Record summary
Transfer RNA from Candidatus Vidania fulgoroideorum, 73 nucleotides, folded computationally. Lineage of the source: Bacteria > Pseudomonadati > Pseudomonadota > Betaproteobacteria > Candidatus Vidania. Model confidence (mean pLDDT): 82 of 100. Its Rfam family is "tRNA". It is annotated as a transfer RNA. The RNAcentral record of the sequence draws on ENA and Rfam.
RNA sequence: ACCGGAGUGGUGAAAUGGUAAACACAUUACUUUAAGGUUGUAAAAGUUGUGAGUUCAAAUCUCACCUUCGGUA
Numbered sequence: 001a002c003c004g005g006a007g008u009g010g011u012g013a014a015a016u017g018g019u020a021a022a023c024a025c026a027u028u029a030c031u032u033u034a035a036g037g038u039u040g041u042a043a044a045a046g047u048u049g050u051g052a053g054u055u056c057a058a059a060u061c062u063c064a065c066c067u068u069c070g071g072u073a
Base pairs, nucleotide, nucleotide: 001072002071003070004069005068006067007066010025011024012023018056027043028042029041030040049065050064051063052062053061
């Protein structure tokens, strides 16, 4: 330089155009205990890497860029 993959809460990870972005762990509150852990209940946390475009509607499709991983020379 060229080709391809990935980027989504604090972490992992689903959702392949259509309600409200699941689920698990972690966190916070309550419950339980003499206390801690465990259990149970609830809550909060995402402008889906950035910017633009297509569409009635975009995490999802298109383009550019950024980061990262792999391959070829």